[in-house]
Formats: sequence, structure tokens, C1' cells
RNA sequence: AAGAAUCUGGAGAGCGAUGGGAGACCAUCCACCGACGGGGCACACGAAAGCGCGACUUUCGCAAUCUCUCAGGUCCAAGGACAGAUGGG
Repeated sequence: AAGAAUCUGGAGAGCGAUGGGAGACCAUCCACCGACGGGGCACACGAAAGCGCGACUUUCGCAAUCUCUCAGGUCCAAGGACAGAUGGG
């Protein structure tokens, strides 16, 4: 340094409609969000091959706060990428 742990900060989107339920909530439908998770993307980089040996071609690998919304989420709460501190080394 990295990882685990603790504390703190931490966004976005319908208090949607219908039905059930004493309530917490559940089911269906429509509309939305991206920062748990997950999928995808590069001629920038790396590797291999080809050739006309170059500032070329093909294949493979590879990232995100980009992108997709499967999952998840759309009052509060909870969760929450990421950041700081403690701790640890």
C1' cells in the first nucleotide's frame, strides 16, 4: 500500500392505479432511477497471426462514475458505489 472491521458523510427515481389485508405488507399493471450485485463496449494497451513490412489487416484479452436495466430501487427507515477518519500493515 491492499484487504477485513468500526465510525462519519453519501445521490437518483410515482406517498402511482386496481384488488386483498385490522395493520405491517402482499399481488398485478403502467411509469421511472442507477451508486449493492450483474451484463456490454476501446485500436488506447497487451498478445498471436497474416501481408504489400506500414501510421496496415484479422483474432483474442482488458476498464469505468460510460452504457444496459436482469436483479435491485422510486415518503421516511433500511440499503448504498465512493470518500474521510480510526484501526491495521

The prediction has a mean pLDDT of 79. Predicted 3D model of an 89-nucleotide RNA (Glycine riboswitch aptamer) from a Sterolibacteriaceae bacterium. The model forms 89% of the base pairs in the Rfam consensus. It was read from a public genome assembly, where an Rfam model found it.